[in-house]
Context: one part of a larger RNA
Molecule: small-subunit ribosomal RNA, 5' domain
Organism: uncultured bacterium
RNA sequence: GAUGAACGCUAGCGGCAGGCUUAACACAUGCAAGUCGAGGGGUAGAAGCAGCUUGCUGUUUUGAGACCGGCGCACGGGUGCGUAACGCGUAUGCAAUCUGCCUUUCACAAAGGGAUAGCCCAGAGAAAUUUGGAUUAAUACCUUAUAGUAUAUUGAUGUGGCAUCACAUUAUUAUUAAAGAUUUAUCGGUGAAAGAUGAGCAUGCGUCCCAUUAGCUAGUUGGUAAGGUAACGGCUUACCAAGGCAACGAUGGGUAGGGGUCCUGAGAGGGAGAUCCCCCACACUGGUACUGAGACACGGACCAGACUCCUACGGGAGGCAGCAGUGAGGAAUAUUGGACAAUGGGCGCAAGCCUGAUCCAGCCAUGCCGCGUGCAGGAUGAAGCAUCUAUGGUGUGUAAACUGCUUUUAUACGGGAAGAAACCCCGCCUCGUGAGGCGGACUGACGGUACCGUAAGAAUAAGGACCGGCUAACUCCGUGCCAGCAGCCGCGGUAAUACGGAGGGUCCAAGCGUUAUCC
Numbered sequence: 001g002a003u004g005a006a007c008g009c010u011a012g013c014g015g016c017a018g019g020c021u022u023a024a025c026a027c028a029u030g031c032a033a034g035u036c037g038a039g040g041g042g043u044a045g046a047a048g049c050a051g052c053u054u055g056c057u058g059u060u061u062u063g064a065g066a067c068c069g070g071c072g073c074a075c076g077g078g079u080g081c082g083u084a085a086c087g088c089g090u091a092u093g094c095a096a097u098c099u100g101c102c103u104u105u106c107a108c109a110a111a112g113g114g115a116u117a118g119c120c121c122a123g124a125g126a127a128a129u130u131u132g133g134a135u136u137a138a139u140a141c142c143u144u145a146u147a148g149u150a151u152a153u154u155g156a157u158g159u160g161g162c163a164u165c166a167c168a169u170u171a172u173u174a175u176u177a178a179a180g181a182u183u184u185a186u187c188g189g190u191g192a193a194a195g196a197u198g199a200g201c202a203u204g205c206g207u208c209c210c211a212u213u214a215g216c217u218a219g220u221u222g223g224u225a226a227g228g229u230a231a232c233g234g235c236u237u238a239c240c241a242a243g244g245c246a247a248c249g250a251u252g253g254g255u256a257g258g259g260g261u262c263c264u265g266a267g268a269g270g271g272a273g274a275u276c277c278c279c280c281a282c283a284c285u286g287g288u289a290c291u292g293a294g295a296c297a298c299g300g301a302c303c304a305g306a307c308u309c310c311u312a313c314g315g316g317a318g319g320c321a322g323c324a325g326u327g328a329g330g331a332a333u334a335u336u337g338g339a340c341a342a343u344g345g346g347c348g349c350a351a352g353c354c355u356g357a358u359c360c361a362g363c364c365a366u367g368c369c370g371c372g373u374g375c376a377g378g379a380u381g382a383a384g385c386a387u388c389u390a391u392g393g394u395g396u397g398u399a400a401a402c403u404g405c406u407u408u409u410a411u412a413c414g415g416g417a418a419g420a421a422a423c424c425c426c427g428c429c430u431c432g433u434g435a436g437g438c439g440g441a442c443u444g445a446c447g448g449u450a451c452c453g454u455a456a457g458a459a460u461a462a463g464g465a466c467c468g469g470c471u472a473a474c475u476c477c478g479u480g481c482c483a484g485c486a487g488c489c490g491c492g493g494u495a496a497u498a499c500g501g502a503g504g505g506u507c508c509a510a511g512c513g514u515u516a517u518c519c
Stems, first nucleotide, its partner, number of pairs: 001518003005515005012371006018364002020329001025327003029324003034071003039068002045062008078282003087207008097199002102195007110144004120133005150175003154171007180187002208254003215245003220242008257279004261272004284305005307318004335361001337360003343357001344355004374405004384396005411455005419446001425440007463508005468489003474503005484491002
């Protein structure tokens, strides 16, 4: 000098930040991922009308929840257990790869079919849940047609390179598409090519301590073949060879998420990895795959385990390292708050819905910064207190009283924002089978907040540590190697500037000290 700090004493306000460093310990409760009726069938209910048997039937309009289907749930948010590794950083490569939504371009969308949820009926079970029958729809599923710069096979020609080869042109054969909706404005569907974005893989270099760890390794190292993958590869398998790594530190053990950055320092270095950003890993513990463009998936599935809960004992349910909150641990770390107004995200043509992301508010001197606790005059240098060489001086000290002034802040009252521009709607203009522009209207959680004005009045606001040397600041009293102090040197045994109190002083100041840690 610094800190995600804690503790002691003290405490007026504001702005901006930060806030479980310990038990990746266990969790009550609420919320944190939904959305689309312009994909589909359609119910309960509601309203109207008609009929009458007056509470039922028929019909029209509307229509939640649930169900099928699509997209999302792989983002966002949390944590740092594991990991010494191509994990991360940096620089390259992929002629060995994939990429939903988005952008651009080209081509297309033909003909059919069978089911299944829901609804209805009948059951089983304490529950969670579940069985059978009948019936029905789709942008769900299936069959067929058509198609190429797609995929696969066999060829040809040319160009290029980086070894396997790549690219371009072309021929043959085979295989694989589609979906409609609507308010007729549009929104979607399929195939192909490119872009963008995201991801995967490989490689050079860098990346902690221990040699009181010296040898390690059988899918091990390489080859051939096959399988597998989006893709290369011992990734996996069979066979063959006997290799591969290592004092330039293998192997083993310990510790640890990495980086941008942060602290310190003149720098070189040393230390750290909170907040914010990027990457990685994880989601009660271990394992596994499914779906999907993308997961081996925090609020999905299955299995095993530990734990907790319900049970009619047959069987079931759960996973806060999301936001709050609880217990425990600890020196120690906050509200079971408001709003989607803004920014962003998901779905939707849109209106909109959802969003503990986010924006705000609450708590805490935890930090940084700013402001205030008055200003000017005022000597009889008052009183009190302390001290001395004691009829008296000196200090506290212009300090107080007293006089004048000001009103930051606090209090009361009044006014009162920016953050909002869009989407949508209305009107108009421009070109023009689709947008753009202009004008108007609508929308604020924070918040009656910030800010501004008025009123009265010094009124509402100072402490902490230290004073032997280092180190700025000294005297008196008490104590008497006691009580005690102490960072180091050391002080205290009767004149203690070092202990305790007082007066005075010094340094910081809404803080001041102590402790811990780093330079």